A computed fold for an 88-nucleotide RNA from a soil metagenome, annotated as Glycine riboswitch aptamer.
[in-house]
RNA sequence: CGAGUGGGAGAGACCCCCGACCGCCCUGCGAGCCGGGGGAGCCGAAGGAGCAACCUCCCCAGAAACUCUCAGGCGAACGGACCGUUCG
Numbered sequence: 001c002g003a004g005u006g007g008g009a010g011a012g013a014c015c016c017c018c019g020a021c022c023g024c025c026c027u028g029c030g031a032g033c034c035g036g037g038g039g040a041g042c043c044g045a046a047g048g049a050g051c052a053a054c055c056u057c058c059c060c061a062g063a064a065a066c067u068c069u070c071a072g073g074c075g076a077a078c079g080g081a082c083c084g085u086u087c088g
Base pairs, nucleotide, nucleotide: 001088002087003086004085005084006083007082014039015038016037017036018035019034022030023029024028041074042073043072047070048068049067050066054062
C1' cells in the first nucleotide's frame, strides 16, 4: 500500500406537480406507498478544495477528525473517514 472480515456517525420517509395502485358518495373526492420531474432546507466521515504555527534572509513547498460544501448524503439498502482483526 492492497484485499477479506467485524464495528461505524450526522442530516426530512420535507413541500409541490404528474402517473399507476387502493377505497368511495365515481363529471370527482380521500389516504398511504411506488416511479418520474421541480423547489427550497439540512449534514459531512467517500472523493475534492483551503489554511496556522513552525522552517527560511525572503519566497515557494508542507496537516487534520479544523474550514468550505463542487461532488456525495438526509426511511431501509448501498456507501462511509476511522478503529479492531486476518492475509499478501